Model confidence (mean pLDDT): 81 of 100.
This is a predicted structure of a 73-nucleotide RNA (transfer RNA) from a Thermoguttaceae bacterium.
Lineage of the source: Bacteria > Pseudomonadati > Planctomycetota > Planctomycetia > Thermoguttaceae.
It matches the Rfam family "tRNA". Rfam describes the family as follows. Transfer RNA (tRNA) molecules are approximately 80 nucleotides in length.

């Protein structure tokens, strides 16, 4: 240098065929409890890594750039 993967929520990760972005943990509020945990009920949280481009409509496709892993010589 050239190739591949990933980059989505505080963390870890779904997201099929392009058509309302989700789930666990974690936060919060309440119920139970003498307290705390644990347990049940809700609630809030997102520039989809940036930047552009196709499309009506893009987390999904094309393009360039950045960060991390891996592979080749």
């Nucleotide at each position: 240098g050239c190739c591949c993967c990933g980059u989505u929520a505080g963390c870890u990760c779904a997201g099929u065929u392009g058509g309302u972005a989700g789930a666990g943990c974690a936060g919060c509020u309440g119920a139970c409890u003498c307290u705390u945990a644990a347990u049940c009920a809700g609630c809030g949280g997102g520039u989809c890594a940036u930047a552009g481009g196709u499309u009506c409509g893009a987390g999904u496709c094309c393009u360039a750039c950045a960060c991390g892993g891996g592979g080749u010589a």